[in-house]
A computed fold for a 543-nucleotide part of an RNA from Salicibibacter kimchii, annotated as small-subunit ribosomal RNA, 5' domain. Its mean pLDDT, the model's own confidence on a scale to 100, is 84. The organism belongs to Salicibibacter, within Bacteria. It matches the Rfam family "Bacterial small subunit ribosomal RNA". Its family is annotated with structural constituent of ribosome and ribosome in the Gene Ontology.
Context: one part of a larger RNA
RNA sequence: GGACGAACGCUGGCGGCGUGCCUAAUACAUGCAAGUCGAGCGGGCCUCCGGAGGUGCUUGCACCUCCGGAAGGCCAGCGGCGGACGGGUGAGUAACACGUGGGCAACCUGCCUUGGAGUGCGGGAUAACACCGGGAAACCGGUGCUAAUACCGCAUACGUCCUCUUUCGCGCCUGCGAGAGGGGAGAAAGACGGUCGAUGGCCGUCGCUCGAAGAGGGGCCCGCGGCGCAUUAGCUUGUUGGUGGGAUCAAAGCCUACCAAGGCGACGAUGCGUUGCCGACCUGAGAGGGUGAUCGGCCACACUGGGACUGAGACACGGCCCAGACUCCUGCGGGAGGCAGCAGUAGGGAAUCAUCCGCAAUGGGCGCAAGCCUGACGGUGCAACGCCGCGUGAGUGAGGAAGGUUUUCGGAUCGUAAAGCUCUGUUGUGAGGGAAGAACAGCUCUUGGAGGAAAUGCCGGGAGUUUGCCGGUACCUCACCAGAAAGCCCCGGCUAACUACGUGCCAGCAGCCGCGGUAAUACGUAGGGGGCAAGCGUUGUCC
Numbered sequence: 001g002g003a004c005g006a007a008c009g010c011u012g013g014c015g016g017c018g019u020g021c022c023u024a025a026u027a028c029a030u031g032c033a034a035g036u037c038g039a040g041c042g043g044g045c046c047u048c049c050g051g052a053g054g055u056g057c058u059u060g061c062a063c064c065u066c067c068g069g070a071a072g073g074c075c076a077g078c079g080g081c082g083g084a085c086g087g088g089u090g091a092g093u094a095a096c097a098c099g100u101g102g103g104c105a106a107c108c109u110g111c112c113u114u115g116g117a118g119u120g121c122g123g124g125a126u127a128a129c130a131c132c133g134g135g136a137a138a139c140c141g142g143u144g145c146u147a148a149u150a151c152c153g154c155a156u157a158c159g160u161c162c163u164c165u166u167u168c169g170c171g172c173c174u175g176c177g178a179g180a181g182g183g184g185a186g187a188a189a190g191a192c193g194g195u196c197g198a199u200g201g202c203c204g205u206c207g208c209u210c211g212a213a214g215a216g217g218g219g220c221c222c223g224c225g226g227c228g229c230a231u232u233a234g235c236u237u238g239u240u241g242g243u244g245g246g247a248u249c250a251a252a253g254c255c256u257a258c259c260a261a262g263g264c265g266a267c268g269a270u271g272c273g274u275u276g277c278c279g280a281c282c283u284g285a286g287a288g289g290g291u292g293a294u295c296g297g298c299c300a301c302a303c304u305g306g307g308a309c310u311g312a313g314a315c316a317c318g319g320c321c322c323a324g325a326c327u328c329c330u331g332c333g334g335g336a337g338g339c340a341g342c343a344g345u346a347g348g349g350a351a352u353c354a355u356c357c358g359c360a361a362u363g364g365g366c367g368c369a370a371g372c373c374u375g376a377c378g379g380u381g382c383a384a385c386g387c388c389g390c391g392u393g394a395g396u397g398a399g400g401a402a403g404g405u406u407u408u409c410g411g412a413u414c415g416u417a418a419a420g421c422u423c424u425g426u427u428g429u430g431a432g433g434g435a436a437g438a439a440c441a442g443c444u445c446u447u448g449g450a451g452g453a454a455a456u457g458c459c460g461g462g463a464g465u466u467u468g469c470c471g472g473u474a475c476c477u478c479a480c481c482a483g484a485a486a487g488c489c490c491c492g493g494c495u496a497a498c499u500a501c502g503u504g505c506c507a508g509c510a511g512c513c514g515c516g517g518u519a520a521u522a523c524g525u526a527g528g529g530g531g532c533a534a535g536c537g538u539u540g541u542c543c
Stems, first nucleotide, its partner, number of pairs: 001543004006539005013390006019383002021348001026346003030343003035081003040078002043075005048069009088301003098225007107218003112214003116210004120154004129144006160185011190206007227273003234264003239261008276298004280291004303324005326337004354380001356379003362376001363374004393423004403414004427484001428480006437470001442465008487532005492513003498527005508515002
C1' cells in the first nucleotide's frame, strides 16, 4: 500500500447493486416451511330436484321423517405419486472425503424419450362405516358389512431369465458380443371422452405389463495431488494371502469356517494435534504466500448413540424402532417433543436483520386439466457492512467590511472567503401522468397436418379473452425555495501541514525513534494549515 462476512470511536443527505451469528452443532415459546390426485375406490355430511307421510296452520309457506335422483361442495379412510428434490449447517472426517485422469469383461436406475410385444379369465380379504368394550389422554381391542389402478390365483409370452446342445466374431485374467435349436420359469388395471344397432362394440387420450435402446442420475475400484509434530519409530490377528460358503444391484476379508504366515514403515508406517475439499477469493511483476463468507460442484450431519423398515432411490432434517440426556402433559397407570428450514426468543459475544408481502415471474411436487401446495424463489423492510454514483450550490463580488488569531503595533492572516448582485434546480417538497417485467396455461372461434370409415381426441399456427407481489414503484412533466444536507484524522522526523497561550518529567502523548524537569511546531486549547470525505480514524487478521 492492498484486502475484509468485520468490530469500536466521532460523524451522517440520497440512490443503485451486493452483503449481514465468523462466538454456543447452546436451549428453544409461537406461526408457517410437503403435499396432491374424486378422471383409481367405497362411504359419511351439506346444498339442490322429484315423490310420499306428519306437524304448525295467516291453505300455500315453514319445519321434520322416509324413498329416489343426479349436479355441486366439504370430510376422513383405502389406493397412487411425491415426502431421498428443494432449504440449512460444518459437528465429525487427514479419508478414494475432495480435485484431476482413468476403469467396471463386477453394477443399479422411478419419472422422461424412441421403437417392439401385450393388456384374457377368475378369487378371497380389509380400512372407512355400524355396534360393543378399554383408556385421563395418546390411542387401542373385539364383532359384523363393503370397494378399487389395493392383494392373490390361472392363462397367454415378441423380447427376458435359468438350463442343455451348437455356430460365428472379438478380447484386457476371470471372459464379452451376436445367432440357431430343445426343456423349464415368469406379466398386466383400469379410468375418462366421442360415437353407435348401447348389460356391449369401435375410436381417442391418460394409464398398466414385459423386454430393447437412449438420456440424465447414481454405486464400486484405481493412478496422481493438496496440513503440522520424529521432543510420535516401529505398527498390524480379519491382520496379509488362499479355498469353500454367505451377503450385496455389484468386485472384494465385506462377513464366516478352515489353511498358510504374511502385510505396512525414514520415499515417514503408527500415534498425537489441527481441518470439510474444490471452482474460486485476497495479495503479489511473477514465482509464491494466505483464505475456503456470499455464488457454483462434491462430501458429511440433522438432540446424542445404535438399528433396520418401506422404496427405483434413504439407513431417511420436518418417517419408524430402541437406548440416553433434556423439556412438557398426566387422573401417576402412561404419553408428547427435537428450528444446523423461514421469521422470531433467551443465552454466549466486540458483533450480525422482519415473528413482513406474494406465488405475478423462474423452478419444483401432484393432477387430463382447472388448479392446489411451495419461508425454494421473486420482492419489500432494517444496518454507511461493502463497492459504485450523486449532492450539500454556480458565477460575480476589495471598502480587502465586521469579527477572530497574531504582531517588531507598521502590519500580516482567515480572504473572494462572507455580505451584496445575477443564476441554476441535481437531490428535496407538492401536483399530474405512468411502465417494462406477461410468456403462458385454460376457454371460445378459426386454420394447417399425421392418422382414421367418420367423429372425438392428438401435433402445430392465428385471433379473442385472462393473469402483476413489487407499486401508483421506477420513469416523465410542471411548480417552489439556496432554501433541508460535512465531518473525521493529522501538522517533531519517517510524512503533506506552524504559530500563540496554558502546563512544568506534572497532566499527558506515543506505530518506531522518542517528547514533557519555565519560552514544548511532539502534552491541552485556540487560530492557521495538510489529507480524505458521507465518511474519517483506531483495533484485529492476511499478503